[in-house]
RNA sequence: AACGUGCUCCGGGGUCGGUGAGAGUCCGAACCGGCGGUGAAAGUCCGCGAGCUGCGUCGUGCGAAAGUGCGAUGUGGUUGAGCUGGUGAAAUUCCAGCACCGACGGUUAAAGUCCGGAUGGGAGGCGCACGAG
Numbered sequence: 001a002a003c004g005u006g007c008u009c010c011g012g013g014g015u016c017g018g019u020g021a022g023a024g025u026c027c028g029a030a031c032c033g034g035c036g037g038u039g040a041a042a043g044u045c046c047g048c049g050a051g052c053u054g055c056g057u058c059g060u061g062c063g064a065a066a067g068u069g070c071g072a073u074g075u076g077g078u079u080g081a082g083c084u085g086g087u088g089a090a091a092u093u094c095c096a097g098c099a100c101c102g103a104c105g106g107u108u109a110a111a112g113u114c115c116g117g118a119u120g121g122g123a124g125g126c127g128c129a130c131g132a133g
Base pairs, nucleotide, nucleotide: 003131004130005129006128007127009125010124015029016028017027018026030113031112032102033101034048035047036046037045043100044099051078052077053076054075055074056073057072058071059070060069061068062067082098083097084096085095086094104116105115106114
């Protein structure tokens, strides 16, 4: 240095104008980019988390029952987007150029940016303690 167990903490960002009765949703211009990996740094390469969803198990609330709500857990499905050139040993990650993508519900007018589930969850990260070495 690496390793095991436990604990605390941390752990998502983004607007101005115009039109209009009404739009942070349309139009014009902008802005934002979770986590780990990858011979060199990633929203668009690989994987994970979250979101949506099926089935099973357990717990719990309501119910006479059928059933149904919530939570936990296991196991599936689904889940967006990039090319070219340059440098170099090596880069879809750097530089140059031109692009593209963004869950679900709500909202007097259509949402990556407003409101909501969310003071939630979480990939993971720093540190501490004990052990081991």